RNA sequence: GGCGGGGUCCCCGAGUGGUCAAAGGGACGGGACUGUAAAUCCCGCGGCUCAGCCUUCGCAGGUUCGAAUCCUGCCCCCGCCA
Repeated sequence: GGCGGGGUCCCCGAGUGGUCAAAGGGACGGGACUGUAAAUCCCGCGGCUCAGCCUUCGCAGGUUCGAAUCCUGCCCCCGCCA
């Protein structure tokens, strides 16, 4: 340099253009249980002025009424080829 796969909440990770602030697990916060802790169980876990609103899926643009999802360029990681 070429081809292919990938980047999603603190971590891992799922994710048909509308049902998505985004499954699930872990971590974390609170509670139950326990002499204490661990294990187990329950609730919460982006923010706010909470029937809703705002911002967010590597970065920047584009398409669309609507984008984590489609398109373009770039950055980074993995594999193969050279």
A computed fold for an 82-nucleotide RNA from a Solirubrobacterales bacterium, annotated as transfer RNA. Lineage of the source: Bacteria > Bacillati > Actinomycetota > Thermoleophilia > Solirubrobacterales. The prediction has a mean pLDDT of 82. It was read from a public genome assembly.